[in-house]
This record gives sequence, structure tokens and C1' cells, in this order.
RNA sequence: GCCGGCAUAGCUCAGUAGGUAGAGCAGCGCAUUCGUAAUGCGAAGGUCGGGGGUUCGACUCCUCUUGCCGGCA
Repeated sequence: GCCGGCAUAGCUCAGUAGGUAGAGCAGCGCAUUCGUAAUGCGAAGGUCGGGGGUUCGACUCCUCUUGCCGGCA
């Protein structure tokens, strides 16, 4: 220098023929217990790495870019 992959909740990851985002764990509240743990229930939590474009509508498509990983030279 060229090519490819990954980036989504605090953490580990889902989510493609485009229709305004989920799970598990952690944390919080309640129940249970003499009190913890465990268990059950509930709520909360994310400008989907960043900019621009296409579209009525983008995590998803196009483009540029940042970081990390891998391959080739």
C1' cells in the first nucleotide's frame, strides 16, 4: 500500500430480503427470610463508532472516516 472482518445497554452478544432495537449477566425496587444468599416478579438502562448520501422511512443500502483484528505484498 491492497483486501477482508468487527464496532449495538455497565459486560458478553443477538437483531439482513429497510418499517423507528432485544436476550443473558451485573446494578436497582418489591416479594420471600429472624437476616443474608438463592429464587420469583417488576422497572430502568443504548443519538446502534463518527460525518454525509439514497429513501416516506436506515443498526440494515451507498460513500468517506476512526479504532481494533486478520490476510497479501
About this RNA
This is a predicted structure of a 73-nucleotide RNA (transfer RNA) from Pseudomonas mangiferae. Its Rfam family is "tRNA". Rfam's curators write: Transfer RNA (tRNA) molecules are approximately 80 nucleotides in length. Lineage of the source: Bacteria > Gammaproteobacteria > Pseudomonadales > Pseudomonadaceae > Pseudomonas.